Annotation
This is a predicted structure of a 263-nucleotide part of an RNA (large-subunit ribosomal RNA, domain VI) from uncultured Schaedlerella sp. It matches the Rfam family "Bacterial large subunit ribosomal RNA". Rfam links the family to the GO terms structural constituent of ribosome and ribosome. Lineage of the source: Bacteria > Bacillota > Lachnospirales > Lachnospiraceae > Schaedlerella. The RNAcentral record of the full RNA draws on MGnify.
Context: one part of a larger RNA
RNA sequence: CGUAGGAUAUUUGAGAGGAGCUGUCCUUAGUACGAGAGGACCGGGAUGGACCGGCCGCUGGUGCACCUGCUGUUCCGCCAGGAGCAUGGCAGGGUAGCCAAGCCGGGACGGGAUAAACGCUGAAGGCAUCUAAGCGUGAAGCCCCCCUCGAGAUGAGAUGUCCCAUUCGAAAGAAGUAAGACCCCUUGAAGACGACGAGGUGGAUAGGGCGGGGGUGGAAGCACGGCGACGUGCGGAGCUGACCGCCACUAAUAGGUCGAGGG
Numbered sequence: 001c002g003u004a005g006g007a008u009a010u011u012u013g014a015g016a017g018g019a020g021c022u023g024u025c026c027u028u029a030g031u032a033c034g035a036g037a038g039g040a041c042c043g044g045g046a047u048g049g050a051c052c053g054g055c056c057g058c059u060g061g062u063g064c065a066c067c068u069g070c071u072g073u074u075c076c077g078c079c080a081g082g083a084g085c086a087u088g089g090c091a092g093g094g095u096a097g098c099c100a101a102g103c104c105g106g107g108a109c110g111g112g113a114u115a116a117a118c119g120c121u122g123a124a125g126g127c128a129u130c131u132a133a134g135c136g137u138g139a140a141g142c143c144c145c146c147c148u149c150g151a152g153a154u155g156a157g158a159u160g161u162c163c164c165a166u167u168c169g170a171a172a173g174a175a176g177u178a179a180g181a182c183c184c185c186u187u188g189a190a191g192a193c194g195a196c197g198a199g200g201u202g203g204a205u206a207g208g209g210c211g212g213g214g215g216u217g218g219a220a221g222c223a224c225g226g227c228g229a230c231g232u233g234c235g236g237a238g239c240u241g242a243c244c245g246c247c248a249c250u251a252a253u254a255g256g257u258c259g260a261g262g263g
Stems, first nucleotide, its partner, number of pairs: 001152001005163007015149004021049007033038001051106005059100004066093005071086006110144003117137004164262001166175003180258004184200005205251003208247005214240003221234005
């Protein structure tokens, strides 16, 4: 921009893409078959591999604004306690998120038309012949079935709901609006930017505060014990990103723009 008013939501599916794999074991059955050795078709069940999709309850990895320990040095006047720097200074752990080595699921079932092949009926050609007319059976393959996208499918589809028929102008057209949307702002398990989602005081959108969870692992200070290093008690202490809630304390204020009049 188009889709013959303007919106919003839900859809149909032309078409496109994806998927399509397979082992072993048990059973049928030591049956059919076979002198024996051996040993099935058909059917039923179980469990794997690789691949694909999803997830984080479990097992773990990471976790550079969480906790703790440790070394050197500079600084906070000194002690004590801390801060900066040293690869996140080093080391031990670790929430959320992300992730696999962890967990769940998938290939199926079924239908249609066929290939090779096997048939029925059957002439030309009194017989015969699956073929010439006609009719079947029949593949991991083809079409459908399953998953995803999908009406710019210009062949532009369908349905529900909302807004209406203003003003100026001779007309062309323009203006202010409606439903609705955008700008702007707070933001998100959404994201390169756009986009998408949640919100904008009639508010829990983010921060913060408070409570909880989870993590770390026993704070500072004081007291006591010990010559001391240190230990113990107050005390599962103190500290604590992302997690779960509650509370308008802070910030989403104020405002602006677009948007039908129907061939």